[in-house]
Molecule: small-subunit ribosomal RNA
Organism: Ottelia alismoides
RNA sequence: AAAGUUCGAUCCUGGCUGAGGAUGAAUGCUGGAGGCAUGCUUAACACAUGCAAGUCAGAUAGGAAGUGGUGUUUCCAGUGGUGUACGGGUAAGUAACGUGUAAGAACCUGCCUUUGGGAGGGUAACAACAUCUAGAAAAAGUUGCUAAUACUCCGUAGGCUGAGGAGCAAAAGGAGGAAUCCACCAAAGGAGGGGCUCACGUAUGAUUAGUUAGUUGGUGAGGCAAUGUGUUACCAAGGUUAUGAUCAGUAGCUGGUUUGAGAGGAUCAUCAUCUAUACUGGGACUGAGAAAUGGCCAAGACUCCUACGGGAGGCAGCAAUAGGGAAUUUUCUGCAAUGGACGAAAUCUUGAGCGAGCAAUGUCACGUGGAGGUAGAAGGGCCGCAUGUCGUGAACUUCAUAUCUCAAAGGAGAAGCAAUGAUGGUAUCUGAUGAAUAAGCAUCGACUAACUCUGUGAUAGCAACCACGAUAAGACAGAGGAUGCAAGCGUUAUCCAUAAGGAUUGGGCGUAAAACGUCUAUAGGUCGCUUUUCAAGUCCGCCGUCAAAUCCCAGGGCUCAACCCUGGACAAGCGUGGAAACUACGAAGCUGGAGUACGGUAGGAGCAGAGGGAAUUUCUAUUGGAGCUGUGAAAUGCGUAGAUAUCGGAAAGAACACCAACGACAGAAACAAUCUUCUAGGUCGACACUGAUAAUGAGAGACGAAAGCUAGGGGAGUGAAUGGGAUUACAUACCCCCGUAGUUAUAAGCAAAAACGAUGGAUACUAGGCAUUGUGCGUAUCGACCCAUGCAGUGUUGUAGCUAAUGUGUUGAGUAUCCCGCCUGGGGCGUACAUUCGCAAGAAUGAAACUUAAAGGAAUUGAUGGGGCUCGCACAAGUGGUGGAGCAUGUAGUUUAUUUCCAUGUAAAGCGAAUAACCUUACCAAUGCUUGAUAUGACGGUUAUCCUCCUGAAAGAGUGGAGUGCAUUUCGGAAUGCAGACAUAGGUGGUGCAUGGCUGUCGUCAUCUUGUGUCGUAAGGUGUUGGGUUAAGUCCCGCAACGAGUGUAACCCUCGUGUUUAGUUGCCACCAUUGAGUUUGGAAACCUAAACAGACUGUCAGUGAUAAGCUGGAGGAAGGCGAGGAUGAUGUCAAGUCAUCAUGCCCAUUAUGCCCUAGGCAUCGCACGUGCUACAGUGGAUGGGAGAAAGGAUUGCCAUCCCACAAGGGUAAGCUAACUCCAAGAACUUGUCCUCAGUUCGGAUUGCAGGCUGUAACUCACCUGUAUGAAGUCAUAAUCUCUAGUAAUCGUUGGUCAUCCAAAUGACAGUGAAUCCAUUCCCAGGCCUUGUACACACCAUCUGUCACACUAUGGUUGCUGGCCAUGCCCGAAGUCGUUACCUUAACCAUGAGGAGGGGGAUGCCGAAGGCGGGGCUAGUGAAUAGAGUGAAGUCGUAACAAGAUAGCCGUACUAGAGGGUACAACUG
Repeated sequence: AAAGUUCGAUCCUGGCUGAGGAUGAAUGCUGGAGGCAUGCUUAACACAUGCAAGUCAGAUAGGAAGUGGUGUUUCCAGUGGUGUACGGGUAAGUAACGUGUAAGAACCUGCCUUUGGGAGGGUAACAACAUCUAGAAAAAGUUGCUAAUACUCCGUAGGCUGAGGAGCAAAAGGAGGAAUCCACCAAAGGAGGGGCUCACGUAUGAUUAGUUAGUUGGUGAGGCAAUGUGUUACCAAGGUUAUGAUCAGUAGCUGGUUUGAGAGGAUCAUCAUCUAUACUGGGACUGAGAAAUGGCCAAGACUCCUACGGGAGGCAGCAAUAGGGAAUUUUCUGCAAUGGACGAAAUCUUGAGCGAGCAAUGUCACGUGGAGGUAGAAGGGCCGCAUGUCGUGAACUUCAUAUCUCAAAGGAGAAGCAAUGAUGGUAUCUGAUGAAUAAGCAUCGACUAACUCUGUGAUAGCAACCACGAUAAGACAGAGGAUGCAAGCGUUAUCCAUAAGGAUUGGGCGUAAAACGUCUAUAGGUCGCUUUUCAAGUCCGCCGUCAAAUCCCAGGGCUCAACCCUGGACAAGCGUGGAAACUACGAAGCUGGAGUACGGUAGGAGCAGAGGGAAUUUCUAUUGGAGCUGUGAAAUGCGUAGAUAUCGGAAAGAACACCAACGACAGAAACAAUCUUCUAGGUCGACACUGAUAAUGAGAGACGAAAGCUAGGGGAGUGAAUGGGAUUACAUACCCCCGUAGUUAUAAGCAAAAACGAUGGAUACUAGGCAUUGUGCGUAUCGACCCAUGCAGUGUUGUAGCUAAUGUGUUGAGUAUCCCGCCUGGGGCGUACAUUCGCAAGAAUGAAACUUAAAGGAAUUGAUGGGGCUCGCACAAGUGGUGGAGCAUGUAGUUUAUUUCCAUGUAAAGCGAAUAACCUUACCAAUGCUUGAUAUGACGGUUAUCCUCCUGAAAGAGUGGAGUGCAUUUCGGAAUGCAGACAUAGGUGGUGCAUGGCUGUCGUCAUCUUGUGUCGUAAGGUGUUGGGUUAAGUCCCGCAACGAGUGUAACCCUCGUGUUUAGUUGCCACCAUUGAGUUUGGAAACCUAAACAGACUGUCAGUGAUAAGCUGGAGGAAGGCGAGGAUGAUGUCAAGUCAUCAUGCCCAUUAUGCCCUAGGCAUCGCACGUGCUACAGUGGAUGGGAGAAAGGAUUGCCAUCCCACAAGGGUAAGCUAACUCCAAGAACUUGUCCUCAGUUCGGAUUGCAGGCUGUAACUCACCUGUAUGAAGUCAUAAUCUCUAGUAAUCGUUGGUCAUCCAAAUGACAGUGAAUCCAUUCCCAGGCCUUGUACACACCAUCUGUCACACUAUGGUUGCUGGCCAUGCCCGAAGUCGUUACCUUAACCAUGAGGAGGGGGAUGCCGAAGGCGGGGCUAGUGAAUAGAGUGAAGUCGUAACAAGAUAGCCGUACUAGAGGGUACAACUG
């Protein structure tokens, strides 16, 4: 300090997520030892048991123990003093003077301390104890005795009260031989402690806006330590609140802790201060101090004991237990130290505290060995195979001992002469043995350091986010290896940071979320120039305070560190003295901001009124006579009862053509015929007046399009709804015909629009150019223009700047200041509830649960559009077909033991297959083989080879015989076959979505790229676009581009013309010759086949820009690419092929391999594709006649002759081919017959008889003869080919091949057309531009209802709780008051009695409880409503392109649903 994640890619906006640190943590796996810390965050739930507060020379005439006896002995009980208000626990309550900081005055104070003073005289009791009574117990009672530092009275007082007179109030002794010491009383001080008051700070909600009745103040009284409505009587009516009262929910506060660069945020465990609290409410007593709880009283809940009569209790002390919970320890030791209580003290007591135990809970330091050691061991894992990896390592050798084990020694902490150590025989130290006792956890796709194998196969699983897993997973599981940290490591939870993501430091609002529809104005915050006062802000200095601890700094102590000790120091805050520039308060002025008055001026500015013309409709009348209207086309509708049309008249309502202009005015909404009255604002000029009077503006108020609402009017046109007609699969729509509300005016009411410049208002400053409105000035002119210039507007272009970009740009979205409004991921949702407003419709304010990783902006490249330009047998114009028939062939389907496999829109289907009877053959059935039919290596023995017989369907199994090879010096070797065993062989088994290669397709379409430069933040652009032109990114011109490459073209082949060369097997004009170019001869012509020539817009005219080119002509065999072929850019389709071949991985291995026989690939109701033959007379049958090209041939083509009706058979010459053969060309032409019929058309189907090939012709070939003679009479919807030697038609021939299912396919020549107006439309391609919500790219995206499942939520009617205040009833304990009913030791009186005390009764208040209505809030069943989520449900297609009716906003009506329509507004 940044990173991942929206996109095809980019830049932004914006959320989500991880990396860091922290914790009183928990949890999983693992665990050697030590130091220091920490340890119920939940049930303020309930608590068995033990302990946690006692102590004492006051007094006793008491009891007991002990002693032979005595006692300054010891113990116990009660009396008395003091303490128990500290210490320790907890955080329920509390939003408060509770706490924090800083102050204050009207107070109290035991023990401690200082000072001076005092303690005189007298009296009466009560415990203990004894006796008696009663009770289960706990606890009591009666009578009698007694002491005190217990109690009481009188006197005294530097005290208190009071103006004064006057009045009130004290004491105690004890110890000692003594000195003396310790206590006691009152007063005045101190210290420390406490009570009270005040200023400021102290969290959330306004969907809590009003609240308060002792409430606020005063007077009197009472009360308190003290102030005070703290209490009471009376009087007044105040107090508090938008600077947030009241109410609601939540919470102990702080020092600090944690995080952060800081500002801040979060937090309140341990330690420390304060507060509150002690089972839950209430209450007082005692006391210096308590409203006390390890005290009391009463009430309540709970628990326990009981003899049922009655009693006892309070762990939020330390341990412990149950329970709750993810979760938190021992019923330990000792008072040795520190501190506390009591005491004169020794002592005694102390679960405070010091220690130990348990827990890796945290933190700090340590260890688990060091060195040497190589065949780089075995083993694992990987694998290409070895100098590879674990491995700088194990074994092995040697060394040291922190820890462990054993043994010896052994502090400090302990002080003041001594004594005193729980911890602890611990820390520490010395010696000995010996590697001996000690490593895990997580991760390894990116973020993020670290990679491979095996298994799995959308399964199992993983996962914080993005995402992974579909048979080759670096993401799952295991293994090997690696990385990180380490006695720990991961996970989970929470907080801060990252996050400038609530922004003071430090964000934004045209389009991403976000400027109120507009204006006026209150509070508030803000504000011009000059002088001056003051000192609140501000700045400077200084004092006090800000507890200690912590943090920081410097030293020191534990071996270091953590930890501990000592010292120092900072900041903010509060206080105080000064300064006076700036801000603020005050005073005095100024004129520039603002306003007033004056003089001009423009205007659809507003309200009201008056009178207009054109058009429409209706009514009336004229002419006229059949249609009109309306549409894409129609129909509904109107019309012979006279429409439409035409002309005259009348009526009505609404709106105002031209002028008219990115022109005017207005705050916005809005505003337009003309004239008039009244009213408001702007602007220009001049510079008289006021003297900051200003800008903004929370609440508040006013205005506010269209639609809609209320009342009574008005109603021409138009027109939601409704009706009808069309369209359509439907058509609740678009289109058409009617038509109600509405639209209009008045009066109320509503307040929402894309109310938009999607841009709040004000002020100042910061380049210009051009246009225009209003109004000045200069110049000019007779005047109006023109020109120059100022102010106020309205536009356009543009610099700097700004901006994510787009854009904006003196009318800012620039630079600054002031004020207001608003935003903080998407959805849920502008919804629910609540409140306010409204007649209603609705409006305003406005959430949460839940869900999700994106949603979004601008721009880029593609793709696409029912956007534009252009091209193509794309359409059109023509020709002939397919689709109907029969047959052939392929496919789907079906069937089957098997009908092998592949190919499936174009771009599969007469395709792989240039030939399935066996073979082929991959399929099926059956018989067999298992190192195999075949290859290589290695081992063994063995001649190779040939023939016969037998068995069998064959493969195969078995038998008999012949034979003695090659090579060599015997051995040995080579080859062949055989046998067994082993490495392996073999697979047309799977995956074309693991691949290579090859191929198809867009497409022979004209494109596809790159270097350098340049533009842009970037993706990208430019070049390659533009103007022309071309078949072409072909060429020319221009241009921030200049060059280059792949394609195009050309180079190659064939054909078309000519020349040269060469003439055999080809040719023959001339001269001879023959049956015949047969032979001599010829080399001219043809032909053959090699090399050249030829065509280039070269030339002429026109056109074009004088270019490229185009049009026409000449010449030429050929003319503008001469015709045809081969040649196929970058890429697309996970296109096709693992069955041509090759190949990774997987699979089977007596079988998915191999051999063989038979069958199948040939099935057959039906569907599709490609073809052949036809339906006839432009024909068929038959007889004669003419003239090709190209190709093939020795396992071949086969002449000739003979036989057969024919297929064919026999014979046999020639030819390895310009020589011989196949071989005959057919259409055509000519003669004859047929005469429009299911025929002399057509030939399917079938019978019989034959032929050929081949071991073999049944399934299942071809051919011949004869007989038979089906459908079919030109073919619906739809659809295909072709632009010239083309279509059409006619034959010939090759390959494969024993034969042939060929009607297929490749090649060849013969005859030989029609049409192209044009690019509107269909299809496909290219380019440009534009829109886009698409990028798997329109076969895209996407919306709503309905159906199903799950989830959270709302309302209705109920039910069950909780909290709060309130009215009434009852009224415990108790203080205070009253009473004189009972009673009473001290004093007075001595007589009754009095003073004083106690009990009882009673009054006010009063907790708990009861009754009543109210407010707030929580939970919940059924049914119900909408919402959200959910791989493949239903209905449509609303939106995105002009999305096929442009979309959207507001309102209204309407409809299964998206939606549709109307009115007004917007352009996104």